[in-house]
Source information:
The part of an RNA shown here (large-subunit ribosomal RNA, domain VI) has 254 nucleotides and comes from a Pseudomonadota bacterium.
Context: one part of a larger RNA
RNA sequence: CGCUCGAAACUUGAGAAGGCUCUUCCCUAGUACGAGAGGACCGGGAAGAACGAACCUCUGGUGUACCAGUUGGUCUACCAAGACCACCGCUGGGUAGCCACGUUCGGCACGGAUAAACGCUGAAAGCAUCUAAGCGUGAAGCCGUCUUCAAGAUUAGGUUUCGUCAUUUAGGAACCAGAGAGAACAUCUGGUUGAUAGGUAGCAGGUGUAAGGCCCGUAAGGGUUUUAGCCGAGCUAUACUAAUCGUCCGAAGG
Numbered sequence: 001c002g003c004u005c006g007a008a009a010c011u012u013g014a015g016a017a018g019g020c021u022c023u024u025c026c027c028u029a030g031u032a033c034g035a036g037a038g039g040a041c042c043g044g045g046a047a048g049a050a051c052g053a054a055c056c057u058c059u060g061g062u063g064u065a066c067c068a069g070u071u072g073g074u075c076u077a078c079c080a081a082g083a084c085c086a087c088c089g090c091u092g093g094g095u096a097g098c099c100a101c102g103u104u105c106g107g108c109a110c111g112g113a114u115a116a117a118c119g120c121u122g123a124a125a126g127c128a129u130c131u132a133a134g135c136g137u138g139a140a141g142c143c144g145u146c147u148u149c150a151a152g153a154u155u156a157g158g159u160u161u162c163g164u165c166a167u168u169u170a171g172g173a174a175c176c177a178g179a180g181a182g183a184a185c186a187u188c189u190g191g192u193u194g195a196u197a198g199g200u201a202g203c204a205g206g207u208g209u210a211a212g213g214c215c216c217g218u219a220a221g222g223g224u225u226u227u228a229g230c231c232g233a234g235c236u237a238u239a240c241u242a243a244u245c246g247u248c249c250g251a252a253g254g
């Protein structure tokens, strides 16, 4: 931009894509079969492999705005306590998120038309013949069934609801606070009739017992106050801060 009034929801599915896997064991049954050795069809059940999807409860990674320890140095006059530099200085852990090595789930079943093959009826050809007319059975394969996208399917579909005569209605956008979203855009959640983000409070969770004081020790250090102190993303609450006031677009059909 189109879809022949404008919107907001919910949809149909032409079409497209994906998927369809495999193994072992047990029962049937050491049965049928076979001299024996060996050893089934059919049917039922159980484990798994690889692959795929989703997710983060568990396990394990990462986690350069979290915590602690520690080496050398510079600085805060000095001690103590800290800040910074050295690959995040190094080391030990680690929330959310993201992930797999983790967890859960999936392939089923069924129908239709068939291949090879096996048949029924049956002539040409008084017989025979699955085939010539006609009718069946029959595969991990084909078409459906399952999952995803999908009306620019220009054949532009359908249903419901809403809308009016004007610096407009239904509705939409810009702008602003943002994240279940994200390269930009878009999408989605909110914009005071408000929990959208920040802050604050509590909780979860991480680290692991801060500083200062007191006690013990000549001291390094230890104990106690103290399961402390500190804390990013998580949960809940709370208008303290910021989303102010407001602006623009928007059908002349049937």
Stems, first nucleotide, its partner, number of pairs: 001152001005163007015149004021049007033038001051106005059100004066093005071086006110144003117137004171249003175191005196242003199238005205231003212225005
Its Rfam family is "Bacterial large subunit ribosomal RNA". Its family is annotated with ribosome and structural constituent of ribosome in the Gene Ontology. Model confidence (mean pLDDT): 88 of 100.